Model confidence (mean pLDDT): 84 of 100. Small-subunit ribosomal RNA, 3' major domain from an uncultured bacterium, 476 nucleotides, folded computationally. It matches the Rfam family "Bacterial small subunit ribosomal RNA".

Context: one part of a larger RNA
RNA sequence: UGACGGGGACUCGCACAAGCAGCGGAGCAUGUGGUUUAAUUCGAAGCAACGCGAAGAACCUUACCAGGGCUUGACAUCCCUCUGACCGGUCGGUAACGCGACCUUCUCUUCGGAGCAGAGGUGACAGGUGGUGCAUGGUUGUCGUCAGCUCGUGUCGUGAGAUGUUGGGUUAAGUCCCGCAACGAGCGCAACCCUUGUCAUUAGUUGCCAUCAGGUAGAGCUGGGCACUCUAAUGAGACCGCCGGGGAUAACUCGGAGGAAGGUGGGGAUGACGUCAAAUCAUCAUGCCCCUUAUGUUCUGGGCUACACACGUGCUACAAUGGCCGGUACAAAGAGCAGCGACCACGCGAGUGCGAGCGAAACUUAAAAACCGGUCUCAGUUCGGAUUGGAGUCUGCAACUCGACUCCAUGAAGCUGGAAUCGCUAGUAAUCGUGGGUCAGCAUACCACGGUGAAUACGUUCCCGGGCCUUGUACA
Numbered sequence: 001u002g003a004c005g006g007g008g009a010c011u012c013g014c015a016c017a018a019g020c021a022g023c024g025g026a027g028c029a030u031g032u033g034g035u036u037u038a039a040u041u042c043g044a045a046g047c048a049a050c051g052c053g054a055a056g057a058a059c060c061u062u063a064c065c066a067g068g069g070c071u072u073g074a075c076a077u078c079c080c081u082c083u084g085a086c087c088g089g090u091c092g093g094u095a096a097c098g099c100g101a102c103c104u105u106c107u108c109u110u111c112g113g114a115g116c117a118g119a120g121g122u123g124a125c126a127g128g129u130g131g132u133g134c135a136u137g138g139u140u141g142u143c144g145u146c147a148g149c150u151c152g153u154g155u156c157g158u159g160a161g162a163u164g165u166u167g168g169g170u171u172a173a174g175u176c177c178c179g180c181a182a183c184g185a186g187c188g189c190a191a192c193c194c195u196u197g198u199c200a201u202u203a204g205u206u207g208c209c210a211u212c213a214g215g216u217a218g219a220g221c222u223g224g225g226c227a228c229u230c231u232a233a234u235g236a237g238a239c240c241g242c243c244g245g246g247g248a249u250a251a252c253u254c255g256g257a258g259g260a261a262g263g264u265g266g267g268g269a270u271g272a273c274g275u276c277a278a279a280u281c282a283u284c285a286u287g288c289c290c291c292u293u294a295u296g297u298u299c300u301g302g303g304c305u306a307c308a309c310a311c312g313u314g315c316u317a318c319a320a321u322g323g324c325c326g327g328u329a330c331a332a333a334g335a336g337c338a339g340c341g342a343c344c345a346c347g348c349g350a351g352u353g354c355g356a357g358c359g360a361a362a363c364u365u366a367a368a369a370a371c372c373g374g375u376c377u378c379a380g381u382u383c384g385g386a387u388u389g390g391a392g393u394c395u396g397c398a399a400c401u402c403g404a405c406u407c408c409a410u411g412a413a414g415c416u417g418g419a420a421u422c423g424c425u426a427g428u429a430a431u432c433g434u435g436g437g438u439c440a441g442c443a444u445a446c447c448a449c450g451g452u453g454a455a456u457a458c459g460u461u462c463c464c465g466g467g468c469c470u471u472g473u474a475c476a
Base pairs, nucleotide, nucleotide: 001476002475003473004472005471007470008469010467011466012465013464015460016459019424020423022421026316027315028314029313030312031311032310033309034307035306042053043052064302065301066300067299068298069297070296073125077124078123079121080120081119082118083117084116088103089102090101091100092099106115107114108113127291128290130289131288132287136285137284138280139279140278141276143274148187149186150185151184152183153182154163155162156161167178168177169176193268194267195266196265198236199235200234201233202232203231204230207226208225209224212223213222214221239262242256243255244254245253246252318417322376323375324374325373326372327371334365335364336363339358340357344353345352346351383414388409389408390407391406392405393404394403430452431451432450433449434448435447436446
């Protein structure tokens, strides 16, 4: 100087408390451990691994296993020889790839050849998701969006170092004020950026419809208009600016007015010096080591989907604030041409047929909870939907291992969950549906969107984590 303390003082945080809804019990989904296996590819490991890499394993992917092939190679450059092509087509053969046969088939030219492509050969080399993240770059997690981390000069100290950065106040903040052997500065904080909340101006189609006219079974449907909504660009607006109290007349703080918004208005992006030899050699790059008729490469089939069990994360429930049936409203944000696919018809349905419109403020995808009416009356039920049998639909070369969905039948566990434990302070929790990426197909996951919309916070004694000062130390 740090680190640590079941030392002290101050202080903050959904840290506790006060509440709400969960998890832990059930069934299923998914990840992991374990076990099994020819293989169940590899990585991730307290918080910060475990719906994680994987934004989607039937083949492919694929790295694993079994078996069959290839060996200058699936891919790149160079050299030599041959051919004229390459591409494409037909046939044989194979589980398939490899393999074999035939057909078709280049350009320029000074006629020497050149370009391009294929086949063969030779070696230089290619290739490796082989090892080492404890050799590395890059990227990322975490403490933590915590308020800290440092430097120059000066001063003090023999020195390590100290000071500044401590102190009195204050703040979300090393934020600001005052004081002070310090005076300044840098990286962080804040602001500048995006979005949302109010208004104005500009603009008015694909959006909108107040006024005028036409028109309908119904419709901004038509003329017309841009006032309103909206769209999207530019501005305004909030600054403790005004008033009052407190305070050192300061920083600031409390209350009030006006205002769409008030003291950082809400949300996002943004992550200092560093810590964990943290994670990643399997995104990529890369040193060294290793393989080179194989640890490379290709194909068929299998596996990654196994199942006495254990754990994590979720979905669905156990019902009446509910289930079922009928009626009937209201979003936002997206996506769409090998695409979204209306209407109409067929089918109980998943879907099918036809195929309008739309490269989209134009067309399509396209809401649910809520609300109204009826029924069920507390039961393992008209709750719950697992499991299983049968029949189908769709995608795809192909759904046996191993897809999703539909219909009929079946109708399991489950009556609110022990110890323990997680999230959340407002348009939040809870609840309801919608979209997107991945994607041929496959979503209870992920990322986003809106609808409905709470309860509680006395307080900081305690648990956990952090900050600052101080104290002890046999630790560095």
The RNAcentral record of the full RNA draws on ENA and Greengenes.